[in-house]
RNA sequence: CGCCGAAUCCCUGGCGCAAAGAGCGUUUGGGGAACGGGGGAACCACGUUUUCGGGGCGAGCCCGCCAAUCAGGCGGGGGCGCAAGCUCCUUUCGCGCUAGCCCGACAGCUAACCCCGUAGGCCGACGAAGGAGAA
Numbered sequence: 001c002g003c004c005g006a007a008u009c010c011c012u013g014g015c016g017c018a019a020a021g022a023g024c025g026u027u028u029g030g031g032g033a034a035c036g037g038g039g040g041a042a043c044c045a046c047g048u049u050u051u052c053g054g055g056g057c058g059a060g061c062c063c064g065c066c067a068a069u070c071a072g073g074c075g076g077g078g079g080c081g082c083a084a085g086c087u088c089c090u091u092u093c094g095c096g097c098u099a100g101c102c103c104g105a106c107a108g109c110u111a112a113c114c115c116c117g118u119a120g121g122c123c124g125a126c127g128a129a130g131g132a133g134a135a
Base pairs, nucleotide, nucleotide: 001124002122003121004120008033009032010031011030012029013027014026015025016024017023034118035117036116037115038114039113044108051105053106054103055102056101057100061077062076063075064074065073066072078098079097080096081095082094086133087132088131089130090129091128092127
């Protein structure tokens, strides 16, 4: 300077630094905006739950073979991310990922309304073509 992700910005209280100035840093103390997520009618939908429990965040799923306790490996399909004047869309080539966690007997959609999050991680992409927009 960037990347994955909703995970950013502003005001303010405390603390610290500073000429006790301007200001800077820090804090899950408070508030707001913005972004993201969940619950929740009518109508519509569902033969689906009652341990073969069910459900949520997320791209993170399906099939086959190997393996043959588990775990794991390989291939195919699907999905996701990256590739630099800025943003977005499509195609192509290349590279990478296809995890993890949560609710706790319970939730379809869902206006009003209610509730929650704003973390964490990476050193890491420097190809090509077409189109739209902004400056």
Molecule: c-di-AMP riboswitch aptamer (ydaO/yuaA leader)
Organism: soil metagenome